The RNA shown here (transfer RNA) has 76 nucleotides and comes from Candidatus Zambryskibacteria bacterium CG11_big_fil_rev_8_21_14_0_20_42_18.

[in-house]
RNA sequence: GCCGAGAUAGCUCAGUUGGUAGAGCAUUUCCCUGAAGAGGAAGGGGUCGCCGGUUCGAGCCCGGCUCUCGGCACCA
Numbered sequence: 001g002c003c004g005a006g007a008u009a010g011c012u013c014a015g016u017u018g019g020u021a022g023a024g025c026a027u028u029u030c031c032c033u034g035a036a037g038a039g040g041a042a043g044g045g046g047u048c049g050c051c052g053g054u055u056c057g058a059g060c061c062c063g064g065c066u067c068u069c070g071g072c073a074c075c076a
Base pairs, nucleotide, nucleotide: 001072002071003070004069005068006067007066010025011024012023013022019056027043028042029041030040031039049065050064051063052062053061
């Protein structure tokens, strides 16, 4: 340099045909307990990597860029 995959909650990841962003774990509060753990109930937490475009409407489609992973090529 070329090709491919990926970037979404603190972590691991879903997200269907473009139509109100979700799960598990973690965390907070409560119940339970002498206390803790386990168990149960409720809640909080998001600029969907960045910048543009298309569209009535974009996590999803298009272009550019950044970063991560993998492969190929090149160099001494």
Notes
Taxonomically the source falls in Candidatus Zambryskiibacteriota (Bacteria, Bacteria candidate phyla). Its Rfam family is "tRNA". Its family is annotated with triplet codon-amino acid adaptor activity in the Gene Ontology. Rfam classes the family as a transfer RNA. The RNAcentral record of the sequence draws on ENA. The coordinates come from a structure-prediction model, not an experiment, and the mean pLDDT is 81.